[in-house]
RNA sequence: GAUCUUACAGGUGAUGGAGUUCACCUUAAACUGUCAUAAAUGACUGAUGACUCCUACUGGUUU
Numbered sequence: 001g002a003u004c005u006u007a008c009a010g011g012u013g014a015u016g017g018a019g020u021u022c023a024c025c026u027u028a029a030a031c032u033g034u035c036a037u038a039a040a041u042g043a044c045u046g047a048u049g050a051c052u053c054c055u056a057c058u059g060g061u062u063u
């Protein structure tokens, strides 16, 4: 220096950050929303996988 194995760990969960927790994937994979449509295309929901908080966006009220 290279290869293999193991341990440790890392990554992902349709738009941001943090904490907790769950699931999945691991040397490429997990992942990449819903409905209509033969396709093209059109319409719709949500900053969470889940809970809490912050930020952004939207609506209402008050000053």
Base pairs, nucleotide, nucleotide: 009026010025011024012023013022016054017053018052019051020050021049033044034043035042036041
A computed fold for a 63-nucleotide RNA from a Bacteroidota bacterium, annotated as Fluoride riboswitch aptamer (crcB RNA motif).